The prediction has a mean pLDDT of 82. Predicted 3D model of a 77-nucleotide RNA (transfer RNA) from a Thermoproteota archaeon. Its Rfam family is "tRNA". It is annotated as a transfer RNA.
[in-house]
RNA sequence: GGCGGGGUAGCUCAGCUAGGUAGAGCACCCGGCUGUUAACCGGGCGGCCGUGGGUUCGAGUCCCACCCCCGCCGCCA
Numbered sequence: 001g002g003c004g005g006g007g008u009a010g011c012u013c014a015g016c017u018a019g020g021u022a023g024a025g026c027a028c029c030c031g032g033c034u035g036u037u038a039a040c041c042g043g044g045c046g047g048c049c050g051u052g053g054g055u056u057c058g059a060g061u062c063c064c065a066c067c068c069c070c071g072c073c074g075c076c077a
Stems, first nucleotide, its partner, number of pairs: 001073007010026004020057001028044005050066005
């Protein structure tokens, strides 16, 4: 450099096929249960969906450019 995959909550990920209210588990906080803790149960908190632009009535989702991570291939030495 080329190709492919990925970037969404603090962490791990789903949501993309076919645009239409942003979600789950864990963590954290509160409560229940328990002699206490853990476990378990209920509730809550938590998001510029990598960045910028475009298309659209409407974009996490489609298009373009760029940034970052991983893999494969190639080039130089």